RNA sequence: UCCGAUAAAGGCAAACUCAUCGAAAGGUGGGGACGCAAAGCCGAGGACCUAAGUCUCACGGAUGAGAUAAGGUGGCCAGGUUACCGAAG
Numbered sequence: 001u002c003c004g005a006u007a008a009a010g011g012c013a014a015a016c017u018c019a020u021c022g023a024a025a026g027g028u029g030g031g032g033a034c035g036c037a038a039a040g041c042c043g044a045g046g047a048c049c050u051a052a053g054u055c056u057c058a059c060g061g062a063u064g065a066g067a068u069a070a071g072g073u074g075g076c077c078a079g080g081u082u083a084c085c086g087a088a089g
Stems, first nucleotide, its partner, number of pairs: 002089001003086002011036002016031006034075001040081003045077002047073004053068006
C1' cells in the first nucleotide's frame, strides 16, 4: 500500500412515524434502525423519479393522453478527494 476479523473504539441511519417546506418527485428537523468500511465530503457523467407550468393531440365541456422547460435521488452505477482501526493474507 492493497485488503477488511464473529477484533476494539467510535460514526452514519432505510422502512415507518411526527413536524415542516414543495404541485409532485422529494428536502429539512425529531423519533426509529434495514443496512453501510467511506452510507465522510464534492460535482448530476450515466441511470432512475416527478411534471404545478409550457407545448401538442383528443374532447361540447369538465378533463384526459403524450412531450417538455425545470426540479429531484449521492443509501442506483461510475468518477474526484480526504480519513479512524489493524487480525489473516